[in-house]
The RNA shown here (transfer RNA) has 74 nucleotides and comes from Kribbella speibonae. It matches the Rfam family "tRNA". Rfam describes the family as follows. Transfer RNA (tRNA) molecules are approximately 80 nucleotides in length. Lineage of the source: Bacteria > Bacillati > Actinomycetota > Propionibacteriales > Kribbella. RNAcentral holds the sequence, with entries from ENA. Model confidence (mean pLDDT): 81 of 100.
RNA sequence: CGGGCUGUAGCUUAGGUUGGUAAAGCGCCUGGCUGGGGGCCAGGAGAGCGCAGGUUCAAAUCCUGUCAGCCCGA
Repeated sequence: CGGGCUGUAGCUUAGGUUGGUAAAGCGCCUGGCUGGGGGCCAGGAGAGCGCAGGUUCAAAUCCUGUCAGCCCGA
RNA backbone atom coordinates (compact mmCIF):
# COMPACT_ATOMS: atom_id res chain seq x y z
P C A 1 -1.34 3.77 3.53
O5' C A 1 -0.84 2.83 2.29
C5' C A 1 -0.69 3.37 1.00
C4' C A 1 -0.67 2.26 0.00
C3' C A 1 -1.93 1.37 0.00
O3' C A 1 -2.99 1.93 -0.74
C1' C A 1 0.00 0.00 0.00
P G A 2 -4.53 1.55 -0.40
O5' G A 2 -4.68 0.06 -0.97
C5' G A 2 -4.67 -0.19 -2.36
C4' G A 2 -4.83 -1.66 -2.65
C3' G A 2 -6.01 -2.33 -1.97
O3' G A 2 -7.23 -2.09 -2.64
C1' G A 2 -4.10 -3.67 -1.65
P G A 3 -8.62 -2.10 -1.80
O5' G A 3 -8.83 -3.63 -1.41
C5' G A 3 -9.06 -4.60 -2.42
C4' G A 3 -9.09 -5.99 -1.83
C3' G A 3 -10.07 -6.21 -0.70
O3' G A 3 -11.41 -6.39 -1.15
C1' G A 3 -8.00 -7.16 -0.13
P G A 4 -12.63 -6.04 -0.23
O5' G A 4 -12.64 -7.22 0.84
C5' G A 4 -12.89 -8.56 0.42
C4' G A 4 -12.68 -9.52 1.59
C3' G A 4 -13.51 -9.25 2.83
O3' G A 4 -14.84 -9.74 2.71
C1' G A 4 -11.28 -9.68 3.45
P C A 5 -16.03 -9.04 3.50
O5' C A 5 -15.82 -9.53 5.01
C5' C A 5 -15.93 -10.90 5.34
C4' C A 5 -15.54 -11.13 6.78
C3' C A 5 -16.26 -10.29 7.82
O3' C A 5 -17.54 -10.79 8.16
C1' C A 5 -13.94 -10.26 8.25
P U A 6 -18.69 -9.81 8.60
O5' U A 6 -18.22 -9.33 10.04
C5' U A 6 -18.12 -10.24 11.13
C4' U A 6 -17.48 -9.59 12.33
C3' U A 6 -18.16 -8.32 12.84
O3' U A 6 -19.29 -8.58 13.65
C1' U A 6 -15.81 -8.00 12.74
P G A 7 -20.49 -7.47 13.70
O5' G A 7 -19.86 -6.31 14.58
C5' G A 7 -19.36 -6.58 15.89
C4' G A 7 -18.78 -5.33 16.52
C3' G A 7 -19.78 -4.20 16.72
O3' G A 7 -19.57 -3.54 17.97
C1' G A 7 -17.96 -3.44 15.44
P U A 8 -20.51 -3.88 19.22
O5' U A 8 -22.00 -3.60 18.71
C5' U A 8 -22.43 -2.28 18.51
C4' U A 8 -23.94 -2.20 18.59
C3' U A 8 -24.54 -2.79 19.86
O3' U A 8 -24.52 -1.85 20.92
C1' U A 8 -25.71 -3.61 17.98
P A A 9 -23.89 -2.27 22.29
O5' A A 9 -25.10 -2.26 23.33
C5' A A 9 -24.88 -2.55 24.70
C4' A A 9 -25.98 -1.92 25.53
C3' A A 9 -25.88 -2.24 27.04
O3' A A 9 -25.97 -1.07 27.80
C1' A A 9 -28.05 -2.76 26.14
P G A 10 -24.63 -0.24 28.09
O5' G A 10 -23.82 -1.23 29.06
C5' G A 10 -22.57 -0.79 29.68
C4' G A 10 -21.99 -1.93 30.49
C3' G A 10 -21.75 -3.20 29.69
O3' G A 10 -20.47 -3.17 29.08
C1' G A 10 -22.98 -3.73 31.64
P C A 11 -20.28 -3.85 27.60
O5' C A 11 -20.31 -5.41 27.93
C5' C A 11 -19.27 -6.01 28.68
C4' C A 11 -19.53 -7.50 28.84
C3' C A 11 -19.78 -8.25 27.54
O3' C A 11 -18.57 -8.61 26.88
C1' C A 11 -21.45 -8.82 29.11
P U A 12 -18.57 -8.76 25.26
O5' U A 12 -19.48 -10.06 25.03
C5' U A 12 -19.04 -11.34 25.48
C4' U A 12 -20.04 -12.40 25.11
C3' U A 12 -20.48 -12.41 23.65
O3' U A 12 -19.55 -13.06 22.80
C1' U A 12 -22.37 -12.62 25.06
P U A 13 -19.57 -12.69 21.20
O5' U A 13 -21.12 -12.67 20.89
C5' U A 13 -21.60 -12.94 19.59
C4' U A 13 -23.03 -13.46 19.70
C3' U A 13 -23.94 -13.06 18.56
O3' U A 13 -23.77 -13.89 17.41
C1' U A 13 -25.05 -12.71 20.62
P A A 14 -24.10 -13.27 15.95
O5' A A 14 -25.69 -13.16 15.97
C5' A A 14 -26.49 -14.33 16.04
C4' A A 14 -27.97 -14.02 16.08
C3' A A 14 -28.54 -13.26 14.89
O3' A A 14 -28.70 -14.07 13.75
C1' A A 14 -29.50 -12.48 16.91
P G A 15 -28.54 -13.45 12.27
O5' G A 15 -29.63 -12.30 12.20
C5' G A 15 -31.01 -12.62 12.19
C4' G A 15 -31.85 -11.36 12.29
C3' G A 15 -31.62 -10.34 11.17
O3' G A 15 -32.40 -10.65 10.04
C1' G A 15 -31.61 -9.26 13.28
P G A 16 -31.68 -11.10 8.64
O5' G A 16 -31.02 -9.73 8.14
C5' G A 16 -31.83 -8.60 7.85
C4' G A 16 -31.00 -7.51 7.21
C3' G A 16 -30.27 -7.95 5.96
O3' G A 16 -30.29 -6.92 4.98
C1' G A 16 -28.72 -7.20 7.58
P U A 17 -31.52 -6.94 3.93
O5' U A 17 -31.13 -8.11 2.94
C5' U A 17 -30.05 -7.93 2.03
C4' U A 17 -29.76 -9.23 1.29
C3' U A 17 -30.97 -9.82 0.54
O3' U A 17 -31.10 -9.22 -0.73
C1' U A 17 -29.85 -11.50 1.80
P U A 18 -32.51 -9.25 -1.54
O5' U A 18 -33.58 -8.64 -0.53
C5' U A 18 -34.75 -8.01 -1.00
C4' U A 18 -35.82 -8.05 0.10
C3' U A 18 -35.41 -7.35 1.41
O3' U A 18 -36.29 -6.26 1.64
C1' U A 18 -36.44 -9.50 1.77
P G A 19 -35.97 -4.81 1.17
O5' G A 19 -35.68 -3.93 2.45
C5' G A 19 -35.24 -4.54 3.68
C4' G A 19 -35.19 -3.46 4.76
C3' G A 19 -36.55 -3.09 5.33
O3' G A 19 -36.42 -2.91 6.73
C1' G A 19 -35.51 -1.18 4.39
P G A 20 -37.43 -3.78 7.65
O5' G A 20 -38.49 -2.69 8.10
C5' G A 20 -38.09 -1.53 8.83
C4' G A 20 -39.28 -0.68 9.23
C3' G A 20 -40.44 -1.46 9.83
O3' G A 20 -41.04 -0.66 10.83
C1' G A 20 -41.17 -0.29 7.92
P U A 21 -41.28 -1.33 12.27
O5' U A 21 -40.69 -0.22 13.29
C5' U A 21 -39.32 0.22 13.14
C4' U A 21 -39.06 1.44 13.98
C3' U A 21 -39.24 1.26 15.49
O3' U A 21 -38.10 0.66 16.08
C1' U A 21 -40.15 3.35 14.76
P A A 22 -38.14 0.50 17.71
O5' A A 22 -37.28 -0.83 17.92
C5' A A 22 -37.68 -2.04 17.24
C4' A A 22 -36.66 -3.11 17.47
C3' A A 22 -36.40 -3.45 18.93
O3' A A 22 -37.39 -4.35 19.40
C1' A A 22 -34.35 -3.28 17.74
P A A 23 -37.47 -4.67 20.98
O5' A A 23 -36.99 -6.18 21.03
C5' A A 23 -37.80 -7.21 20.45
C4' A A 23 -37.03 -8.51 20.39
C3' A A 23 -36.46 -9.03 21.71
O3' A A 23 -37.44 -9.68 22.49
C1' A A 23 -34.82 -9.18 20.01
P A A 24 -37.16 -9.87 24.09
O5' A A 24 -36.07 -11.04 24.14
C5' A A 24 -36.41 -12.35 23.68
C4' A A 24 -35.18 -13.25 23.70
C3' A A 24 -34.46 -13.37 25.03
O3' A A 24 -35.11 -14.29 25.90
C1' A A 24 -32.88 -13.05 23.32
P G A 25 -34.96 -14.11 27.46
O5' G A 25 -33.51 -14.68 27.80
C5' G A 25 -33.20 -16.05 27.59
C4' G A 25 -31.72 -16.30 27.78
C3' G A 25 -31.13 -15.78 29.08
O3' G A 25 -31.38 -16.65 30.18
C1' G A 25 -29.76 -15.13 27.29
P C A 26 -31.60 -16.03 31.62
O5' C A 26 -30.16 -15.47 32.03
C5' C A 26 -29.06 -16.36 32.23
C4' C A 26 -27.77 -15.60 32.37
C3' C A 26 -27.72 -14.54 33.46
O3' C A 26 -27.51 -15.09 34.76
C1' C A 26 -26.78 -13.67 31.50
P G A 27 -28.28 -14.41 36.04
O5' G A 27 -27.68 -12.92 36.05
C5' G A 27 -26.32 -12.70 36.41
C4' G A 27 -25.95 -11.24 36.20
C3' G A 27 -26.75 -10.22 36.98
O3' G A 27 -26.30 -10.09 38.32
C1' G A 27 -26.57 -9.51 34.75
P C A 28 -27.37 -9.71 39.46
O5' C A 28 -27.86 -8.24 39.07
C5' C A 28 -26.97 -7.13 39.13
C4' C A 28 -27.71 -5.85 38.80
C3' C A 28 -28.98 -5.60 39.58
O3' C A 28 -28.72 -5.04 40.86
C1' C A 28 -29.37 -5.21 37.30
P C A 29 -29.69 -5.41 42.07
O5' C A 29 -31.01 -4.54 41.76
C5' C A 29 -30.98 -3.13 41.78
C4' C A 29 -32.35 -2.57 41.44
C3' C A 29 -33.50 -3.14 42.24
O3' C A 29 -33.63 -2.53 43.52
C1' C A 29 -34.08 -3.12 39.95
P U A 30 -34.26 -3.39 44.70
O5' U A 30 -35.82 -3.49 44.34
C5' U A 30 -36.61 -2.31 44.32
C4' U A 30 -38.04 -2.62 43.89
C3' U A 30 -38.70 -3.76 44.64
O3' U A 30 -39.20 -3.37 45.89
C1' U A 30 -39.09 -4.04 42.34
P G A 31 -39.28 -4.46 47.08
O5' G A 31 -40.51 -5.39 46.64
C5' G A 31 -41.84 -4.86 46.60
C4' G A 31 -42.78 -5.83 45.93
C3' G A 31 -42.88 -7.22 46.56
O3' G A 31 -43.68 -7.24 47.72
C1' G A 31 -42.70 -7.44 44.22
P G A 32 -43.46 -8.38 48.82
O5' G A 32 -43.98 -9.72 48.11
C5' G A 32 -45.35 -9.86 47.75
C4' G A 32 -45.59 -11.19 47.07
C3' G A 32 -45.11 -12.41 47.82
O3' G A 32 -46.03 -12.82 48.83
C1' G A 32 -44.45 -12.57 45.57
P C A 33 -45.50 -13.54 50.15
O5' C A 33 -45.07 -15.00 49.65
C5' C A 33 -46.04 -15.89 49.15
C4' C A 33 -45.40 -17.18 48.66
C3' C A 33 -44.46 -17.85 49.65
O3' C A 33 -45.16 -18.64 50.61
C1' C A 33 -43.46 -17.78 47.50
P U A 34 -44.80 -18.44 52.19
O5' U A 34 -43.27 -18.91 52.27
C5' U A 34 -42.92 -20.26 52.04
C4' U A 34 -41.45 -20.45 52.20
C3' U A 34 -40.83 -19.86 53.46
O3' U A 34 -40.99 -20.71 54.57
C1' U A 34 -39.51 -19.31 51.58
P G A 35 -41.58 -20.08 55.94
O5' G A 35 -40.50 -18.98 56.34
C5' G A 35 -40.84 -17.95 57.25
C4' G A 35 -39.61 -17.45 57.96
C3' G A 35 -38.44 -17.12 57.04
O3' G A 35 -38.55 -15.79 56.54
C1' G A 35 -37.69 -18.50 58.82
P G A 36 -38.15 -15.54 54.99
O5' G A 36 -36.55 -15.52 55.00
C5' G A 36 -35.83 -14.47 55.63
C4' G A 36 -34.38 -14.80 55.75
C3' G A 36 -33.68 -15.09 54.44
O3' G A 36 -33.25 -13.90 53.80
C1' G A 36 -33.17 -16.79 55.99
P G A 37 -33.18 -13.87 52.13
O5' G A 37 -31.97 -14.85 51.78
C5' G A 37 -30.63 -14.45 52.06
C4' G A 37 -29.69 -15.62 51.81
C3' G A 37 -29.71 -16.18 50.40
O3' G A 37 -28.88 -15.46 49.51
C1' G A 37 -29.87 -17.94 51.96
P G A 38 -29.42 -15.18 47.99
O5' G A 38 -29.52 -16.64 47.36
C5' G A 38 -28.34 -17.40 47.06
C4' G A 38 -28.71 -18.82 46.77
C3' G A 38 -29.65 -19.03 45.59
O3' G A 38 -28.96 -19.06 44.34
C1' G A 38 -30.43 -20.25 47.45
P G A 39 -29.69 -18.49 43.01
O5' G A 39 -30.97 -19.44 42.83
C5' G A 39 -30.83 -20.81 42.50
C4' G A 39 -32.16 -21.52 42.60
C3' G A 39 -33.28 -20.94 41.75
O3' G A 39 -33.22 -21.40 40.41
C1' G A 39 -34.05 -21.27 43.94
P C A 40 -33.77 -20.43 39.19
O5' C A 40 -35.35 -20.49 39.35
C5' C A 40 -36.05 -21.71 39.22
C4' C A 40 -37.48 -21.56 39.69
C3' C A 40 -38.28 -20.45 39.02
O3' C A 40 -38.79 -20.83 37.75
C1' C A 40 -38.60 -20.35 41.33
P C A 41 -39.02 -19.70 36.62
O5' C A 41 -40.29 -18.91 37.17
C5' C A 41 -41.54 -19.55 37.30
C4' C A 41 -42.56 -18.61 37.94
C3' C A 41 -42.70 -17.27 37.26
O3' C A 41 -43.50 -17.31 36.10
C1' C A 41 -42.56 -16.96 39.58
P A A 42 -43.26 -16.26 34.92
O5' A A 42 -43.82 -14.89 35.51
C5' A A 42 -45.19 -14.74 35.78
C4' A A 42 -45.47 -13.39 36.43
C3' A A 42 -44.91 -12.17 35.71
O3' A A 42 -45.70 -11.77 34.61
C1' A A 42 -44.41 -12.00 38.01
P G A 43 -44.98 -11.07 33.34
O5' G A 43 -44.58 -9.63 33.91
C5' G A 43 -45.61 -8.69 34.25
C4' G A 43 -45.06 -7.54 35.04
C3' G A 43 -44.03 -6.65 34.33
O3' G A 43 -44.61 -5.74 33.42
C1' G A 43 -43.28 -7.13 36.51
P G A 44 -43.73 -5.23 32.17
O5' G A 44 -42.57 -4.35 32.84
C5' G A 44 -42.92 -3.18 33.56
C4' G A 44 -41.70 -2.57 34.21
C3' G A 44 -40.59 -2.12 33.28
O3' G A 44 -40.86 -0.87 32.67
C1' G A 44 -39.67 -3.26 35.14
P A A 45 -40.11 -0.44 31.30
O5' A A 45 -38.67 0.03 31.81
C5' A A 45 -38.55 1.16 32.68
C4' A A 45 -37.13 1.33 33.14
C3' A A 45 -36.10 1.42 32.02
O3' A A 45 -36.00 2.74 31.50
C1' A A 45 -35.36 -0.12 33.64
P G A 46 -35.73 2.96 29.91
O5' G A 46 -34.25 2.43 29.73
C5' G A 46 -33.15 3.04 30.40
C4' G A 46 -31.91 2.22 30.29
C3' G A 46 -31.49 1.87 28.86
O3' G A 46 -30.79 2.93 28.25
C1' G A 46 -31.40 -0.06 30.21
P A A 47 -31.27 3.49 26.80
O5' A A 47 -30.31 2.71 25.78
C5' A A 47 -28.89 2.70 25.97
C4' A A 47 -28.21 1.99 24.85
C3' A A 47 -28.50 2.56 23.46
O3' A A 47 -27.65 3.66 23.21
C1' A A 47 -28.64 0.19 23.42
P G A 48 -28.23 4.97 22.40
O5' G A 48 -28.77 4.28 21.03
C5' G A 48 -28.86 5.01 19.87
C4' G A 48 -29.11 4.06 18.69
C3' G A 48 -29.25 4.80 17.37
O3' G A 48 -28.72 4.01 16.31
C1' G A 48 -31.26 3.64 17.86
P C A 49 -27.40 4.67 15.57
O5' C A 49 -26.40 3.43 15.56
C5' C A 49 -25.69 3.04 16.75
C4' C A 49 -25.40 1.54 16.69
C3' C A 49 -24.88 1.06 15.34
O3' C A 49 -23.81 0.14 15.53
C1' C A 49 -26.84 -0.12 15.95
P G A 50 -22.66 -0.08 14.50
O5' G A 50 -21.48 0.86 15.03
C5' G A 50 -21.26 0.96 16.43
C4' G A 50 -20.12 1.89 16.72
C3' G A 50 -20.24 3.27 16.09
O3' G A 50 -21.01 4.16 16.86
C1' G A 50 -18.11 2.39 15.65
P C A 51 -22.02 5.22 16.13
O5' C A 51 -21.01 6.24 15.42
C5' C A 51 -20.14 7.06 16.19
C4' C A 51 -19.26 7.90 15.29
C3' C A 51 -20.00 8.68 14.20
O3' C A 51 -20.56 9.89 14.69
C1' C A 51 -18.16 7.58 13.26
P A A 52 -21.92 10.46 13.99
O5' A A 52 -21.41 10.96 12.56
C5' A A 52 -20.55 12.08 12.45
C4' A A 52 -20.14 12.33 11.02
C3' A A 52 -21.27 12.43 10.01
O3' A A 52 -21.90 13.69 10.00
C1' A A 52 -19.57 11.05 9.14
P G A 53 -23.46 13.79 9.53
O5' G A 53 -23.42 13.51 7.96
C5' G A 53 -22.89 14.48 7.08
C4' G A 53 -22.65 13.89 5.70
C3' G A 53 -23.87 13.48 4.90
O3' G A 53 -24.56 14.56 4.31
C1' G A 53 -22.22 11.81 4.72
P G A 54 -26.17 14.40 3.97
O5' G A 54 -26.18 13.34 2.76
C5' G A 54 -25.60 13.67 1.51
C4' G A 54 -25.67 12.50 0.56
C3' G A 54 -27.07 11.99 0.24
O3' G A 54 -27.70 12.78 -0.75
C1' G A 54 -25.66 10.17 0.71
P U A 55 -29.33 12.86 -0.78
O5' U A 55 -29.80 11.41 -1.24
C5' U A 55 -29.51 10.92 -2.54
C4' U A 55 -30.04 9.52 -2.72
C3' U A 55 -31.52 9.36 -2.37
O3' U A 55 -32.35 9.75 -3.45
C1' U A 55 -30.26 7.61 -1.39
P U A 56 -33.64 10.69 -3.16
O5' U A 56 -34.62 9.74 -2.33
C5' U A 56 -35.14 8.55 -2.92
C4' U A 56 -35.80 7.70 -1.87
C3' U A 56 -36.82 8.39 -1.00
O3' U A 56 -38.08 8.52 -1.66
C1' U A 56 -35.41 7.07 0.35
P C A 57 -38.89 9.92 -1.51
O5' C A 57 -39.41 9.88 -0.01
C5' C A 57 -39.95 11.07 0.61
C4' C A 57 -40.57 10.73 1.95
C3' C A 57 -39.68 9.93 2.89
O3' C A 57 -38.81 10.76 3.62
C1' C A 57 -41.79 8.88 2.77
P A A 58 -37.27 10.31 3.81
O5' A A 58 -37.41 9.03 4.76
C5' A A 58 -37.86 9.17 6.11
C4' A A 58 -38.10 7.82 6.74
C3' A A 58 -36.89 6.90 6.76
O3' A A 58 -36.07 7.16 7.88
C1' A A 58 -38.79 5.72 5.98
P A A 59 -34.49 7.08 7.70
O5' A A 59 -34.17 5.52 7.46
C5' A A 59 -34.58 4.55 8.45
C4' A A 59 -33.51 3.49 8.60
C3' A A 59 -32.18 4.00 9.13
O3' A A 59 -31.54 2.96 9.87
C1' A A 59 -31.87 3.09 6.99
P A A 60 -31.87 2.89 11.39
O5' A A 60 -30.79 1.82 11.94
C5' A A 60 -29.40 2.16 12.01
C4' A A 60 -28.56 0.91 11.91
C3' A A 60 -28.50 0.27 10.52
O3' A A 60 -27.48 0.85 9.74
C1' A A 60 -28.99 -1.38 12.16
P U A 61 -27.76 1.14 8.12
O5' U A 61 -28.15 -0.30 7.53
C5' U A 61 -27.20 -1.39 7.55
C4' U A 61 -27.86 -2.65 7.07
C3' U A 61 -28.32 -2.61 5.62
O3' U A 61 -28.03 -3.85 4.98
C1' U A 61 -30.17 -3.03 7.03
P C A 62 -26.80 -3.93 3.96
O5' C A 62 -27.22 -2.94 2.80
C5' C A 62 -27.93 -3.41 1.66
C4' C A 62 -28.05 -2.32 0.62
C3' C A 62 -26.79 -1.48 0.40
O3' C A 62 -25.85 -2.14 -0.46
C1' C A 62 -28.66 -0.06 0.60
P C A 63 -24.31 -1.92 -0.24
O5' C A 63 -24.07 -0.47 -0.79
C5' C A 63 -24.26 -0.16 -2.16
C4' C A 63 -23.96 1.31 -2.43
C3' C A 63 -22.65 1.81 -1.89
O3' C A 63 -21.55 1.48 -2.75
C1' C A 63 -24.34 3.34 -1.31
P U A 64 -20.07 1.26 -2.11
O5' U A 64 -19.63 2.75 -1.74
C5' U A 64 -19.41 3.72 -2.75
C4' U A 64 -19.03 5.05 -2.14
C3' U A 64 -17.89 5.02 -1.13
O3' U A 64 -16.60 4.95 -1.75
C1' U A 64 -19.66 6.35 -0.30
P G A 65 -15.42 4.24 -0.98
O5' G A 65 -15.04 5.29 0.15
C5' G A 65 -14.54 6.58 -0.20
C4' G A 65 -14.55 7.50 1.00
C3' G A 65 -13.71 7.05 2.18
O3' G A 65 -12.34 7.33 2.03
C1' G A 65 -15.83 7.83 2.93
P U A 66 -11.26 6.34 2.71
O5' U A 66 -11.49 6.62 4.28
C5' U A 66 -11.23 7.92 4.83
C4' U A 66 -11.73 8.00 6.25
C3' U A 66 -11.16 6.98 7.21
O3' U A 66 -9.88 7.36 7.70
C1' U A 66 -13.51 7.06 7.48
P C A 67 -8.88 6.24 8.25
O5' C A 67 -9.46 5.92 9.70
C5' C A 67 -9.47 6.90 10.73
C4' C A 67 -10.07 6.34 12.00
C3' C A 67 -9.48 5.03 12.49
O3' C A 67 -8.26 5.21 13.19
C1' C A 67 -11.83 4.91 12.57
P A A 68 -7.19 4.02 13.20
O5' A A 68 -7.87 2.91 14.14
C5' A A 68 -8.05 3.18 15.52
C4' A A 68 -8.78 2.03 16.19
C3' A A 68 -8.19 0.65 15.92
O3' A A 68 -7.08 0.36 16.75
C1' A A 68 -10.54 0.58 15.63
P G A 69 -5.97 -0.68 16.24
O5' G A 69 -6.68 -2.12 16.40
C5' G A 69 -7.03 -2.60 17.69
C4' G A 69 -7.79 -3.90 17.56
C3' G A 69 -7.15 -4.97 16.71
O3' G A 69 -6.13 -5.69 17.40
C1' G A 69 -9.43 -4.79 16.14
P C A 70 -4.90 -6.28 16.54
O5' C A 70 -5.53 -7.51 15.74
C5' C A 70 -6.06 -8.63 16.43
C4' C A 70 -6.79 -9.55 15.49
C3' C A 70 -6.00 -10.03 14.29
O3' C A 70 -5.09 -11.09 14.58
C1' C A 70 -8.14 -9.36 13.59
P C A 71 -3.78 -11.28 13.68
O5' C A 71 -4.33 -11.83 12.30
C5' C A 71 -4.96 -13.10 12.22
C4' C A 71 -5.53 -13.34 10.85
C3' C A 71 -4.54 -13.22 9.70
O3' C A 71 -3.72 -14.37 9.54
C1' C A 71 -6.52 -12.09 9.14
P C A 72 -2.30 -14.25 8.81
O5' C A 72 -2.66 -14.01 7.28
C5' C A 72 -3.32 -15.02 6.54
C4' C A 72 -3.63 -14.55 5.14
C3' C A 72 -2.45 -13.99 4.35
O3' C A 72 -1.60 -14.99 3.81
C1' C A 72 -4.30 -12.56 4.10
P G A 73 -0.06 -14.67 3.54
O5' G A 73 -0.07 -13.64 2.32
C5' G A 73 -0.59 -14.02 1.06
C4' G A 73 -0.68 -12.84 0.13
C3' G A 73 0.61 -12.06 -0.11
O3' G A 73 1.48 -12.69 -1.03
C1' G A 73 -1.17 -10.55 0.29
P A A 74 3.08 -12.50 -0.90
O5' A A 74 3.32 -10.98 -1.29
C5' A A 74 3.03 -10.52 -2.61
C4' A A 74 3.14 -9.02 -2.70
C3' A A 74 4.48 -8.44 -2.23
O3' A A 74 5.47 -8.49 -3.25
C1' A A 74 2.69 -7.23 -1.26